[in-house]
C1' cells in the first nucleotide's frame, strides 16, 4: 500500500434572540377550623425523544377474570453445553455445506410407525427393470470355410444410452458371457473394544453382510414449552335523565281582613326511588353468567333477556425507583454473573422541545490564483449547493427493517520494501 472480514461508536456542534411541556420554589389572588386547601397572566431553578422511538414477529413484569383444577384441541421450538425473568433470543461448542483464507451459512430430532410425492425423458425411480446390446441352445438363407444374417427359446445387468438421481467405487479372479458369485484396497451401514470430552461427538483397531433412493421448509411420528385477555388492561371520583315527599325564595293570576292566602310555574337544598315505558322468563327443584376454542368439574347467581325511548361521555389514578443507567475491580474463552461506589435522565392528552440569524465541521461540484509533484494529481483560498433514517404514549429484555455521511478497533489475503 491494495483488496476483504468482523465488531464499535457518532450522526451535526458552538454562540444570540424569541417560543413550547412536566416538576420545584417565589410573588400575587380566593377560602379557611389558621393545620392548609385552590387559582394563577408573572419570576427563577432541574429536566425535556430514539439506535433503531419504526414493524407488531417473540418473550416477560403488570392488571384483571379468580380462590383456580383435569382432558382434548389448537399453537411454538427441534445438535450439544451454558447465560438469561423468560424467549423463536445471546455465547460457545460439534457436525454438514461455501471459502486460498478472515469467516459466513443451516427451519441440524425422525425415512425401520404409516400416508403421500419424484414431472418431463427413460427399458425401469423402489425390493423397480431390458431400449441399444454380451453369451448359449434349436431353425431358414448365403458362404468352400471362417462366418454373416433373419426368427424363436433361455441366460446377463459388467459396457452404451435417458436422466436431478438408476441397487457402491478402483482392481482382479472366475464365467458360456456375465454379476460382490468370490478376492483385496476403500466409500457407506451396522456392532464390539480402546482413548478423549460434560455433552453432541472425535481418534484408532476390530468384525460382519455387500449396500435396503431422495423428500419430513409433505402429512405424520418423537421430544420439551403453553391458561385467557390486554394500559382502549385496570381503579377511584364526579355528574345526572325522571318521578315522589319536606323545606325555602322568585313570578304571574285570583281571592280578601292590604298584607297574607290559594293554585300554577321557575329555582336552590335535603331524603327516598336499579333512569322511564313495553314484553317474555326466572326466583335455590338454579333462568342467567363466569373460568375468553369444546368437554368435564368448579364458582357466582335473584334476576335476566329483548325492544323502543331518554341523560352522561368529566375529573383523578394507573403513569415513570426501574429484572435502571453510568464507572472501576473480580470470576468466566464468552454471554454474562458478583462486589464497590456515583447519578435520579420527557410523562403529554388534538397531543410539547420549535422559528430565525451567525458560525464552524463534514460530504458533494467548480474556475482563477499561489505552493508541492517529472507528470497524473494533490494542499490552501473563493463560489455554489446539500447533512441521513426518522418522533415517545405502560414498562422492559430480543428479533427484522431504514439509515447521507464520518470514525475506531481486531483479523485474513496479495504485493512491495527494510
Nucleotide at each position: 500500500c491494495g483488496a476483504g472480514c468482523c465488531g464499535g461508536g457518532c450522526g451535526g456542534g458552538c454562540g444570540g434572540c424569541c417560543g413550547c411541556g412536566u416538576g420545584a420554589a417565589g410573588a400575587c389572588c380566593c377560602c379557611u377550623u389558621c393545620g392548609g386547601g385552590g387559582g394563577c397572566c408573572c419570576u427563577u431553578c432541574c429536566c425535556g425523544a430514539g439506535g433503531a422511538a419504526c414493524g407488531u414477529c417473540c418473550g416477560g413484569g403488570c392488571u384483571c377474570c379468580a380462590c383456580a383444577g383435569g382432558g382434548c384441541a389448537a399453537g411454538g421450538u427441534g445438535g450439544u453445553g451454558g447465560c438469561u425473568a423468560a424467549c423463536g433470543g445471546c455465547c460457545a461448542c460439534c457436525c454438514g455445506g461455501g471459502g486460498u483464507g478472515a469467516c459466513c451459512c443451516g427451519c441440524g430430532g425422525g425415512a425401520c410407525a404409516g400416508u403421500g410425492c419424484c414431472a418431463c425423458a427413460g427399458a425401469g425411480a423402489a425390493c423397480a427393470g431390458a431400449c441399444c446390446g454380451c453369451c448359449g441352445g434349436g431353425g431358414a438363407c448365403c458362404g468352400c470355410a471362417a462366418g454373416g444374417c433373419c426368427c424363436u427359446c433361455g441366460g446377463u445387468a459388467a459396457g452404451g444410452g435417458u436422466g436431478a438421481a438408476a441397487c457402491g467405487g478402483u482392481g482382479g479372479u472366475g464365467u458360456a458371457a456375465g454379476a460382490g458369485a468370490c478376492c483385496a484396497c476403500c466409500a457407506g451401514c451396522g456392532c464390539c473394544u480402546g482413548a478423549g470430552g460434560u455433552g453432541a461427538c472425535u481418534c484408532a483397531g476390530g468384525c460382519g453382510g455387500c449396500u435396503a433412493g431422495g423428500u419430513a421448509a409433505a402429512c405424520c411420528c418423537c421430544a420439551c414449552c403453553u391458561g385467557g385477555a390486554g394500559c382502549a388492561a385496570g381503579g377511584u371520583c364526579a355528574a345526572g335523565a325522571g318521578g315522589a315527599a319536606g323545606c325555602g325564595c322568585c313570578u304571574c293570576u285570583u281571592c280578601c281582613c292590604a298584607g297574607g292566602a290559594a293554585a300554577a310555574g321557575g329555582c336552590g337544598c335535603u331524603u327516598c326511588u336499579g333512569c322511564g315505558c313495553g314484553g317474555a322468563u326466572g326466583a335455590u327443584c338454579g333462568a342467567g353468567g363466569g373460568c375468553u376454542g369444546c368437554c368435564c368439574g368448579c364458582c357466582c347467581g335473584a334476576g335476566u333477556c329483548c325492544g323502543c325511548g331518554g341523560g352522561u361521555a368529566g375529573a383523578c389514578c394507573g403513569c415513570a425507583c426501574g429484572a435502571g443507567g453510568c464507572c472501576g475491580g473480580c470470576a468466566g474463552c464468552a454471554a454474562u454473573g458478583c462486589c464497590g461506589g456515583c447519578c435520579c435522565u420527557a410523562g403529554a392528552u388534538g397531543g410539547a422541545u420549535g422559528g430565525c440569524c451567525g458560525u464552524c465541521a463534514c460530504c458533494g461540484c467548480g474556475a482563477c490564483g499561489u505552493c508541492c509533484g517529472c507528470g497524473a494529481g494533490g494542499a490552501c483560498c473563493c463560489g455554489c449547493g446539500g447533512u441521513a433514517c426518522a418522533g415517545a404514549a405502560c414498562c422492559c429484555g430480543g428479533c427484522g427493517u431504514a439509515c447521507a455521511g464520518c470514525c475506531c478497533g481486531a483479523c485474513u489475503c496479495g504485493u512491495c520494501u527494510g
Predicted 3D model of a 418-nucleotide RNA (Bacterial RNase P class A) from Streptomyces sp. Je 1-369.
Taxonomically the source falls in Streptomyces (Bacteria, Actinomycetota, Actinomycetes, Kitasatosporales).
The prediction has a mean pLDDT of 76.
Of the family's consensus pairs, 97% are formed in the model.
A source record names the gene rnpB.